[in-house]
RNA sequence: AGAGUUUGAUCCUGGCUCAGGAUGAACGCUAGCGGGAGGCUUAAUACAUGCAAGUCGAGCGGUAAAAUCCGGCUUCGGUUGGAUUGAGAGCGGCGCACGGGUGAGUAACGCGUACGCAACUUACCCCUGAGAGGGGAAUAGCCCUGGGAAACUGGGAUUAAUGCCCCAUGGUUUUAUUGGAAGGCAUCUUCUGAUAAAUAAAGCUGAGGCGCUCAGGGAUAGGCGUGCGUCUGAUUAGCUAGUUGGCGAGGUAACGGCUCACCAAGGCGACGAUCAGUAGGGGGCGUGAGAGCGUGACCCCCCACACGGGUACUGAGACACGGACCCGACUCCUACGGGAGGCAGCAGUAAGGAAUAUUGGACAAUGGGCGGAAGCCUGAUCCAGCCAUCCCGCGUGCAGGAUGAAGGCCCUAGUGGUUGUAAACUGCUUUUAUUUGGGAAGAAAUCUGUCUAUUUAUAGGCAGUUGACGGUACCAUAUGAAUAAGCACCGGCUAACUCCGUGCCAGCAGCCGCGGUAAUACGGAGGGUGCAAGCGUUAUCCGGAAUCACUGGGUUUAAAGGGUGCGUAGGCGGCCUGACAAGUCAGGGGUGAAAUGUCGUCGCUUAACGAUGAAAUUGCCUUUGAUACUGUUGGGCUUGAAACAGGUUGAGGUUGGCAGAAUGUGGCAUGUAGCGGUGAAAUGCAUAGAUAUGCCAUAGAAUACCGAUUGCGUAGGCAGCUGGCUGGACCUGGAUUGACGCUGAGGCACGAAAGCGUGGGGAGCAAACAGGAUUAGAUACCCUGGUAGUCCACGCCGUAAACGAUGGAUACUAGCUGUUGGGAGUAAUUUCAGUGGCUAAGCGAAAGUGAUAAGUAUCCCACCUGGGGAGUACGUCCGCAAGAAUGAAACUCAAAGGAAUUGACGGGGGCCCGCACAAGCGGUGGAGCAUGUGGUUUAAUUCGAUGAUACGCGAGGAACCUUACCAAGGCUUAAAUGUAGAUUGACAGAUUUGGAAACAGAUUUUUCUUCGGACAAUUUACAAGGUGCUGCAUGGUUGUCGUCAGCUCGUGCCGUGAGGUGUCAGGUUAAGUCCUAUAACGAGCGCAACCCCUGUUGUUAGUUGCCAGCGAGUGAUGUCGGGAACUCUAACGAGACUGCCAGUGCAAACUGUGAGGAAGGUGGGGAUGACGUCAAAUCAUCACGGCCCUUACGCCUUGGGCUACACACGUGCUACAAUGGCCGGUACAGAGAGCAGCCACUACGCGAGUAGGCGCGAAUCUAUAAAACCGGUCUCAGUUCGGAUCGGAGUCUGCAACUCGACUCCGUGAAGCUGGAAUCGCUAGUAAUCGGAUAUCAGCCAUGAUCCGGUGAAUACGUUCCCGGGCCUUGUACACACCGCCCGUCAAGCCAUGGAAGCUGGGGGUGCCUGAAGUCGGUGACCGUAAGGAGCUGCCUAGGGUAAAACUAGUAACUGGGGCUAAGUCGUAACAAGGUAACCGUAA
Repeated sequence: AGAGUUUGAUCCUGGCUCAGGAUGAACGCUAGCGGGAGGCUUAAUACAUGCAAGUCGAGCGGUAAAAUCCGGCUUCGGUUGGAUUGAGAGCGGCGCACGGGUGAGUAACGCGUACGCAACUUACCCCUGAGAGGGGAAUAGCCCUGGGAAACUGGGAUUAAUGCCCCAUGGUUUUAUUGGAAGGCAUCUUCUGAUAAAUAAAGCUGAGGCGCUCAGGGAUAGGCGUGCGUCUGAUUAGCUAGUUGGCGAGGUAACGGCUCACCAAGGCGACGAUCAGUAGGGGGCGUGAGAGCGUGACCCCCCACACGGGUACUGAGACACGGACCCGACUCCUACGGGAGGCAGCAGUAAGGAAUAUUGGACAAUGGGCGGAAGCCUGAUCCAGCCAUCCCGCGUGCAGGAUGAAGGCCCUAGUGGUUGUAAACUGCUUUUAUUUGGGAAGAAAUCUGUCUAUUUAUAGGCAGUUGACGGUACCAUAUGAAUAAGCACCGGCUAACUCCGUGCCAGCAGCCGCGGUAAUACGGAGGGUGCAAGCGUUAUCCGGAAUCACUGGGUUUAAAGGGUGCGUAGGCGGCCUGACAAGUCAGGGGUGAAAUGUCGUCGCUUAACGAUGAAAUUGCCUUUGAUACUGUUGGGCUUGAAACAGGUUGAGGUUGGCAGAAUGUGGCAUGUAGCGGUGAAAUGCAUAGAUAUGCCAUAGAAUACCGAUUGCGUAGGCAGCUGGCUGGACCUGGAUUGACGCUGAGGCACGAAAGCGUGGGGAGCAAACAGGAUUAGAUACCCUGGUAGUCCACGCCGUAAACGAUGGAUACUAGCUGUUGGGAGUAAUUUCAGUGGCUAAGCGAAAGUGAUAAGUAUCCCACCUGGGGAGUACGUCCGCAAGAAUGAAACUCAAAGGAAUUGACGGGGGCCCGCACAAGCGGUGGAGCAUGUGGUUUAAUUCGAUGAUACGCGAGGAACCUUACCAAGGCUUAAAUGUAGAUUGACAGAUUUGGAAACAGAUUUUUCUUCGGACAAUUUACAAGGUGCUGCAUGGUUGUCGUCAGCUCGUGCCGUGAGGUGUCAGGUUAAGUCCUAUAACGAGCGCAACCCCUGUUGUUAGUUGCCAGCGAGUGAUGUCGGGAACUCUAACGAGACUGCCAGUGCAAACUGUGAGGAAGGUGGGGAUGACGUCAAAUCAUCACGGCCCUUACGCCUUGGGCUACACACGUGCUACAAUGGCCGGUACAGAGAGCAGCCACUACGCGAGUAGGCGCGAAUCUAUAAAACCGGUCUCAGUUCGGAUCGGAGUCUGCAACUCGACUCCGUGAAGCUGGAAUCGCUAGUAAUCGGAUAUCAGCCAUGAUCCGGUGAAUACGUUCCCGGGCCUUGUACACACCGCCCGUCAAGCCAUGGAAGCUGGGGGUGCCUGAAGUCGGUGACCGUAAGGAGCUGCCUAGGGUAAAACUAGUAACUGGGGCUAAGUCGUAACAAGGUAACCGUAA
């Protein structure tokens, strides 16, 4: 110090989450030791038991128990008397108001801080002065006697004091009257006089002293008052009757409405009163860089409380934790009459709770009370016990040791890696634990003894005495690695990785997110990382969070500027000058407790911990000074502001008058059949005369042209012309005022449209409504009508996307160019005020903004703090209502959002291309058949391919085989092969039995040899096999977009960045082809070219091909000699390049019935397929990871199936005929194939073919090309068309044609007469049509596929439309990318919440009634010598009762919406022009 998370990616806004620290903690797992701390946060709930406050005989009467000594009596048990000690009970004194606990209450002068008291008190302590004379009456105890269960208590007699009372003295004090002086702060204070009145005392003694009374002073401790500070809520805005003040009185230690009588009507509050909620406050503590934020355990200070509430008494001090009285609740005892109690003291118990300890020791130390002292008391305190609760420290060993052991785990399987120098083993050490022994400091005093100081006192010296902790800390000693390691984590954040299991299951998770068969994320293991006697989790706080922003944020579009103005309070405010000194600044003084924290030093072995010193304590108060700035006040100024004069300007406002066009309506007229309306229609109007046309009349509303980034207005808003009234702005002038200003919470006014009320008005338009259409529906869009309303007057409403989504004011900061109004100037031009465009710097996340700022600054106001819930609920206020304003929470999500980028998409736009459409030709869809697919069937109908891009596809050959499927039978290292070793010379073969075969059984024959071996078999070992799954683990191969023109890179430049530029623009092209321009310049993969075939030609070569000329020969044929011309063959060349010409053009290029040329603008065809897309296809071509099967999912065999058949689809063949069928005759190819082959020829057969048989491993041999042409016939019909189907007879292949082959012949002769919606191919040697060949192959279901040639067209105006594609641009809420996204109702489940007849609580207040104890007042005939008291009574009050209302909480039938929840229903509202642009307000 940051990180993760919104997106395909980016920048920003913004929330959520994490890493750190902390805790009086708790929980889980684990646990060796020590030191120092801490330990009921919950029920201020209830408490058994013990202890926590007593002491003094040197105050008193008097001595109970007990002890010692002495004496008497004695039954020797004891009893009694005296003395000393002692101390129970009692009177009295002091203490009990401290110490200890708790935090309920309290929002307060309670606390903190600083002052004040001229308004006060203070026992014990210290200092000073003065004093203590005389007298009296009681009372406890004791004694006697009652009551009661007890607690307790009554009566009688008698007695003491340092208890009580009276008298005296009176400096002082108080009161009254009256003088003087000084001072201050208003009342006054201080000093000093006079007169009068009132008020004190206690003794004890060891004779030293200790006490007592009055007064003054000090110290200490308190009381009271004041300034400032001290939580949340305004959905709490008004509160207050002793209330605020005064005079008087009472009361108090003291001031005071503290209380009372009277008088006045005040006092508090937006600077937050009152009310409600919450809470002890501070020093501090946690965190943080700090400012802050959170907190108030332990320790210290203050306050409050002591079962709940009230009250006073005593006292120096209390309204009193271990005192009293009363009321209440609760518990206990009881003889039922009545009594007792208060752990929020220390232990402890129960309860509550996630959770918090011993019914311990000691007064040795420190401190406290009493006492002269010894001493006694002290759960304060000091110690110990329990608890890893926290902090700190130590240890669990160290060194060597590689066969890198075994085992585990991983693995590419090897002499592998890792655990790992780890272990074993060797050496060393001994902290700690254990053994044995020694052993503190904390102790100084007091006291006793003694000594010194003149001393009894007092002070000092010496000796003795005193330790709970504790035989503890510590030290020494012996033994021996001996006694001692876990927890969490390992996907990213975040250090640390593999295997197995699981298979959206089980589970994990702080956030993002993992898990659906290869999970580093679940569970286990191995390994690793982190911390370590602890480690994790949970909870809470701070931090990170600049995410409430004082330090230190924002508001055009992300959340956020009020709709606009006027203006109150408040905040802020021009220039010069004087005074003051409040703010401000500086110096001094006081205070800011200690502890804590920081720094230095020191003490425990170190540290934690502790001691000591310093600094700090940022604050408050006071004093002295300074006076720039702010402030207050005085004086002045003119530039801000206003006023004045002159001029100008405009749809500024308001109220009258007038005008024309249009529309509707009415009248008359002309005129006739339609009008109107739409995408197309219909409703509607019209022969009762519409629409149209002409004239006249009338009504209401709105004002064409001018008219414009025009003008005016604060905003809303304002438009014919003109008059009245009226507001503003601007310019010019400089002789008025003199800061009069800016902003503006509340407040007031204005405020579009819609809407509301009353009364008018009503032409057009037009919610609602009606009808007609559209549609699956159409409560809409479109059409025909149509009422509120729109208009006027008056009154409400108060909202809008009321927008520049941009508050107001002032100043400053480069320019260019329009325009409106005014001024100067003849003009050019310039100046002021507005209103626009473009741009600089700057700013901004960017878009953008840019003198009209979103720049630079100042002042004031308003508003924001994740999305949803929600501008909702409740409350309040306004409104006639509609509703407006103010305005939450529970719950829920990890996003929601802004700007820009790249794509994709659009029923957006522009340009362009393609047999894409159009123009044509021929088909498919109808029929029959073939073939493939779906479906169905089946034991099986093996598997795959499924829009385009599956379906005559894998398959370029399913009768067996193939074959993967089914049934049945069999085999198990098993079929084949290899390697190595061993053995044997057998097996194999042949024959035969069973069998469907495989297989099983039987019989028989029996190797070769160069002797090395070969061959074969058996056996052993090692390697099996799988067309089983996953094409979504893969390689390879392939389809498609698409032979479309695209896809990228380097460097540079632009941008914060994603990214852009280049690749865009203007032309051009088949083309990102080329040219020009250009922040780009180049390059790559594609295009083109290079390659092959074909078209022309040359050269070379001339067999098996060729044959012109010469010769020979035949019935005939290049048949032969020969030839090398031609054709052809097959190798190398030439040729075509927009090269030439003309036109257009800058160029590229295009155009031309141009020339030349066989060919002309890519000549034609083929091969060739960029980056990528479709998780496209294939695990069944092959290969391969993982998983699965192993007497089977492997292998062998027979038979069956893949050929099934109601049906549906695709692809084809043959047809429906005369451009034809049939018969006869005649002619012309190319390419390819052939030895288990092609087969001439001959014979036979109607034929398929058969039997012979020549040639040819092929330019040599083998194969009738067909359509065409010539002639004949048929004459429009289910035919001499068509050939399906079926019957019969055959041929061929093959072990075998039943399921299930092809072909031949004879017979049979189905549908079909040109095919609905729809749809396919093709642009030239193409379509159409005709035949031929080949692969596979025994044969063939081939009408398929792939090639070959023959004959050989038509049409293209053109790019509006359909489909597909390319480029540019635009919008986007899409990015799985429109087959996208997404809204609302309904239905289902869950959750929280609002309303609600009611029901049940809670706290506070008010009125009335009642009213204990008690103070105060009155009285007091009774008691007392007196002081005084009993009694009676008045006011007040805790509490109780009652009444009405408010507040708050819980609950509730029913009800409202809201949120959440993979695959429900209905539609399709939004995002693209979202298919009616969307949105805001309002009404229906």
Molecule: small-subunit ribosomal RNA
Organism: uncultured bacterium